Small-subunit ribosomal RNA from an uncultured bacterium, 1452 nucleotides, folded computationally.
Model confidence (mean pLDDT): 85 of 100.
Its Rfam family is "Bacterial small subunit ribosomal RNA". Rfam links the family to the GO terms ribosome and structural constituent of ribosome.
[in-house]
RNA sequence: AGAGUUUGAUCCUGGCUCAGAACGAACGCUGGCGGCAUGCCUAACACAUGCAAGUCGAACGAGACCUUCGGGUCUAGUGGCGCACGGGUGCGUAACGCGUGGGAAUCUGCCCUUAGGUUCGGAAUAACUCAGGGAAACUUGAGCUAAUACCGGAUAAUGACUUCGGUCCAAAGAUUUAUCGCCUAAGGAUGAGCCCGCGUAGGAUUAGCUUGUUGGUGAGGUAAAGGCUCACCAAGGCUACGAUCCUUAGCUGGUCUGAGAGGAUGAUCAGCCACACUGGGACUGAGACACGGCCCAGACUCCUACGGGAGGCAGCAGUGGGGAAUAUUGGACAAUGGGCGAAAGCCUGAUCCAGCAAUGCCGCGUGAGUGAUGAAGGCCUUAGGGUUGUAAAGCUCUUUUACCCGGGAUGAUAAUGACAGUACCGGGAGAAUAAGCUCCGGCUAACUCCGUGCCAGCAGCCGCGGUAAUACGGAGGGAGCUAGCGUUGUUCGGAAUUACUGGGCGUAAAGCGCACGUAGGCGGCUUUGUAAGUUAGAGGUGAAAGCCCGGAGCUCAACUCCGGAAUUGCCUUUAAGACUGCAUCGCUUGAAUCCAGGAGAGGUGAGUGGAAUUCCGAGUGUAGAGGUGAAAUUCGUAGAUAUUCGGAAGAACACCAGUGGCGAAGGCGGCUCACUGGACUGGUAUUGACGCUGAGGUGCGGAAGCGUGGGGAGCAAACAGGAUCAGAUACCCUGGUAGUCCACGCCCUAAACGAUGUCAACUAGUUGUUGGGAGAAUUUAAUCUCCCAGUAACACAGCUAACGCGUGAAGUUGACCGCCUGGGGAGUACGGCCGCAAGGUUAAAACUCAAAGGAAUUGACGGGGGCCCGCACAAGCGGUGGAUUAUGUGGUUUAAUUCGAUGCAACGCGAAAAACCUUACCUACCCUUGACAUGUGAGGAACCCUGCGGAGACGCUGGGGGUGCCCGAAAGGGAACCUCAACACAGGUGCUGCAUGGCUGUCGUCAGCUCGUGUCGUGAGAUGUUGGGUUAAGUCCCGCAACGAGCGCAACCCUUGUCAUUAAUUGCCAGCGGGUCAAGCCGGGCACUUUAAUGAGACUGCCGGUGACAAACCGGAGGAAGGUGGGGAUGACGUCAAGUCCUCAUGGCCCUUAUGGGUAGGGCUACACACGUAAUACAAUGGCCGGUACAGAGGGGAGCCAACCCGCGAGGGGGAGCGAAUCCUGUUAAAGCCGGUCGUAGUCCGGAUUGUUCUCUGCAACUCGAGAGCAUGAAGUCGGAAUCGCUAGUAAUCGCGGAUCAGCAUGUCGCGGUGAAUACGUUCCCGGGCCUUGUACACACCGCCCGUCACACCAUGGGAGUGGGUGAUACCAGAAGCAGGUAGCCUAACCGCAAGGAGGGCGCUUGCCACGGUAUGAUUCAUGACUGGGGUGAAGUCGUAACAAGGUAACC
Repeated sequence: AGAGUUUGAUCCUGGCUCAGAACGAACGCUGGCGGCAUGCCUAACACAUGCAAGUCGAACGAGACCUUCGGGUCUAGUGGCGCACGGGUGCGUAACGCGUGGGAAUCUGCCCUUAGGUUCGGAAUAACUCAGGGAAACUUGAGCUAAUACCGGAUAAUGACUUCGGUCCAAAGAUUUAUCGCCUAAGGAUGAGCCCGCGUAGGAUUAGCUUGUUGGUGAGGUAAAGGCUCACCAAGGCUACGAUCCUUAGCUGGUCUGAGAGGAUGAUCAGCCACACUGGGACUGAGACACGGCCCAGACUCCUACGGGAGGCAGCAGUGGGGAAUAUUGGACAAUGGGCGAAAGCCUGAUCCAGCAAUGCCGCGUGAGUGAUGAAGGCCUUAGGGUUGUAAAGCUCUUUUACCCGGGAUGAUAAUGACAGUACCGGGAGAAUAAGCUCCGGCUAACUCCGUGCCAGCAGCCGCGGUAAUACGGAGGGAGCUAGCGUUGUUCGGAAUUACUGGGCGUAAAGCGCACGUAGGCGGCUUUGUAAGUUAGAGGUGAAAGCCCGGAGCUCAACUCCGGAAUUGCCUUUAAGACUGCAUCGCUUGAAUCCAGGAGAGGUGAGUGGAAUUCCGAGUGUAGAGGUGAAAUUCGUAGAUAUUCGGAAGAACACCAGUGGCGAAGGCGGCUCACUGGACUGGUAUUGACGCUGAGGUGCGGAAGCGUGGGGAGCAAACAGGAUCAGAUACCCUGGUAGUCCACGCCCUAAACGAUGUCAACUAGUUGUUGGGAGAAUUUAAUCUCCCAGUAACACAGCUAACGCGUGAAGUUGACCGCCUGGGGAGUACGGCCGCAAGGUUAAAACUCAAAGGAAUUGACGGGGGCCCGCACAAGCGGUGGAUUAUGUGGUUUAAUUCGAUGCAACGCGAAAAACCUUACCUACCCUUGACAUGUGAGGAACCCUGCGGAGACGCUGGGGGUGCCCGAAAGGGAACCUCAACACAGGUGCUGCAUGGCUGUCGUCAGCUCGUGUCGUGAGAUGUUGGGUUAAGUCCCGCAACGAGCGCAACCCUUGUCAUUAAUUGCCAGCGGGUCAAGCCGGGCACUUUAAUGAGACUGCCGGUGACAAACCGGAGGAAGGUGGGGAUGACGUCAAGUCCUCAUGGCCCUUAUGGGUAGGGCUACACACGUAAUACAAUGGCCGGUACAGAGGGGAGCCAACCCGCGAGGGGGAGCGAAUCCUGUUAAAGCCGGUCGUAGUCCGGAUUGUUCUCUGCAACUCGAGAGCAUGAAGUCGGAAUCGCUAGUAAUCGCGGAUCAGCAUGUCGCGGUGAAUACGUUCCCGGGCCUUGUACACACCGCCCGUCACACCAUGGGAGUGGGUGAUACCAGAAGCAGGUAGCCUAACCGCAAGGAGGGCGCUUGCCACGGUAUGAUUCAUGACUGGGGUGAAGUCGUAACAAGGUAACC
């Protein structure tokens, strides 16, 4: 410090997610030791049991015990001090509660200092004794007694009060000497109370609150100021700088995080506060309204003899409960501290320790060295090896920890040690006692195999998994951390993603529709003063701890101790006087006023004009008119439309008119008048900052809509009809009502847009235009130069994500306001306000997604545009689709009908030949190292003949014969072949063409596809390759930030067309000779034809025209051929996961007495039907019969087969010739031509089908071949919608040959013969190319995508209501207590001789008041039949709204 994720890719905006740190944590797996910390975050839920506050006999009496008689010990009680500390918890509290800094009107036990005093008396009472009551708790009566308990007197100031005369107030003693106490007063210290400034959550969908309320006077009360309380008086007080109300919350030092600023938090430690079962109350006291005190009320629990009583763990342990979750009913007062005491001492769950827990932090260990046959095993493997891995074993060492033994502290200062025989030290044995967890697709370090097969599962985000998963599960290996490691939760960070530091608002979210203006914020030049802000110095404070720095102590560290710094803050004070503020003297440039001008659809009111439309009346006139893509509804013979004249009505104002003008915006358009607002230009004068912005507020505010009353010509929601359509509640047409118009009143919203708030300043220019002004020359006009104000188009710098903006800024700055913070839910719900309503405004949440979005790029697409091409259309010729047959496919059938190919680009395709074989399928019978390959062992050469069984394979180790080659003298060995045995292995037309290679189809023989360097762009990319011409062509030329190059095009290749040269047999025969019935038959020749080799030839080369002086095109000449001469081969980058695992090859998976192998038979040939491709036809341009002519290219040895003979024929016999430019074959080519016949008919057309007799091939023609003869003679009379081929030697038509092949051709591949028609042209259909445009598409229009309905689930609003909580108001009620009053009762101290009095207590009563009750309205939570919309979900239904001109432009 960043990274992943929106896209085909890019830049940006923007959210989501991750990597870091932390924790009082929890959970999962694992777990050796020690130190230091920490440990109910939930139920302030309820608590059994024990302990947590006592002490003093040197205050007092009494009792008991002991006694050395000196006394001592123990104790209930009276009395003193303490129990207000220490300890716990965080309910309440949004507050002077806390923090910080000040203040005055106070108190303060014990402690310290100082001064003074400590005298004389009195009356009781507990304990105790006696007598009772009660279950108990406890309690009643009588009697005795002490005090440092209680009371009175004296003394009385430097105290208090005071009318300044005076008045009033105290004490306690104990003792053996010291001494300790007690009282008064003053001061201190400590602690506490009170007041104030500032700071200290969220919500405005809480805007008004308050009656002791705010203040005064007086009184009361308190330790003390004060409405703290009361009486009276006044009517105030708080609030937009957020009162009141609601919700949440103890506050702080600090802690976590962060670079910081901040954000979050408030466990442990420390300070303050609040609370002690819930609520109320006071008493005592220096201090409490009191955790382990009291009284009352309530709830709960316990005891009970039912009459009454007792209790309060939010002290330490502990229990139940709740919960994901948090410890021992331990030891000790040794230390530190506290209470009491003179002290010894006692008490102390404060505290110090121990126990439990990896809860955290820190430290240590689980060994070290050596060790390569790189062991074994595991895993992987290309089978060679690699890896685990120096890792192990082995060898040599060490002993930290743990274990055993011994010694043994500091903490204690004279004694006293819970911890603890602990820390630590010494010794001993022995590698011994000690490693796991997570992860390995990217982010993010780390990869393979197996299993699984969108299953099981994973997942923080993106996303993995549908048979080769580095993402699931296991294994091996690896990476990371380590006594821990992961997960979950929470906080900060990253997030500049709330932006003070430090963001934005034209199009991404975001400028209020516009103006005026209140508060507020900000504000021109200048003088003087002041010192609030500001700056600097000093002082006080900012507790300690913590953080940081430097040291020190535990072996180190964590931890602890010491010192420093810091604590950015607040207060006081001094100084400065720039800037801001305040006050003040002035100024004129901001602003305004004044004068003079011209411009303008600025506004309001009134009047007025013509054109058009419709209607009415009249005339002319006749059959149509309207309307549309085409029609119809409609109007019209009752006279329309058309046309002429007259009249009426309402609304809007053609031309001028403009990128023009005016207005704040909305908006404003005939003309005239009246009233009126603003801006601009020029100018002197005046005021003297009067200004800018503007939360709330107020006004204006298109259209539609609403109310009342008018008006209503045209247009026109709704509505009706006609069309269109699958449907049409639409688009189109005919009608038509609200409305549109006017007046008055509402509504208050728009894509109210420049999607751009207002004001001010500054920053290159150019060109128009509107209004005004200045100047120049000139006679005006017109022109030129300049200034101001508007309004447009370009463009520099700059800005911007880009597009773009660019002196009228989106540039550079300043001031103020408004607004934004992912998409959806939603501008919705609820609440409030406004409205007559419609609705507007303000404005959420649950839930859900990982995106939503902006700009630009490349493609693709468009029922967008432009240009161009193609048998694409058109123009023609012939077909298909109808019939029959053949063949392929689908479907069906079957034991099997093997498999593949499926729009073009499958379907006479793989298959250039299914009777067996082929054959992969089915049935049956057999084989198991196998039909085939390699290796091992044994035997035998091989091989030939033959018997029986069987459908055959095969079986009977059936029978017989027979030995070769090489080495060697022989024995023997070897090679090849055969048989047997066992194992490695063979084998598979089994699966996956979506794991692949290779090959192929297709777009398409279309003209395209790219690269290097340079340049432009943030980038994807662009440029080049676009543009102007031209071409069949990215072909060529010109231009150009491009210059070049490559793969394609073309050419080079083959063939064909012309000629030449060479050559001349098997070809040819002109001339010469011979010869035949005839014939190149023979001699001879190579001229010609031909054959087959080499060349020539054609290049827009020449001429004319067009074009740009180019490329090129048009025409012409010559030429066999002319603009690529014709044909072929040749197929760029790529697309279709196109086709093929059944040609072959091949990864993986699967089968292995079978999915392999062999044999026989069957099937692939089935048949209701559908489709494709062909053949033959339907006839006279023909059929049949007879005669007759002319090819090319091929094939031939298990072959082609002549002559001749036989047969009607297929064919048979026969045998010559030929391995072929020789001979033969098909071969007589056919159509054609000549002649005859048929005469428009189901025929002398057509030939299917069937019967029968034969032929051929072949082991074998039944399933299931081909052919021949005779007989039979079906459909069919030119083919619906639709659709195919072809542009010249082509279509059409005619025959011939080859491959395959025993046989089988209507298929296919070739060959030649005869031989047309048409093309105006590019509007349309299809396909393609280039440029451009739009796009919400990018698996790319077979795209994307919207809404209703149906189903499931989820959250939420309304809802008759129902059930809780909370606070408020009114009334009732009134415990305990305190204060006041007091008729009753009681009464030791004082007074009094006494009676009695003073005083006190109880009781009663009044006031205040808790609980409680009733009623009302408010608020909040939960729930509710039914209901509303919303979200999500794999395929559902209906349509097609949007994205292209989305097929009616879209949107508000």
Notes
The sequence is in RNAcentral, with records from ENA.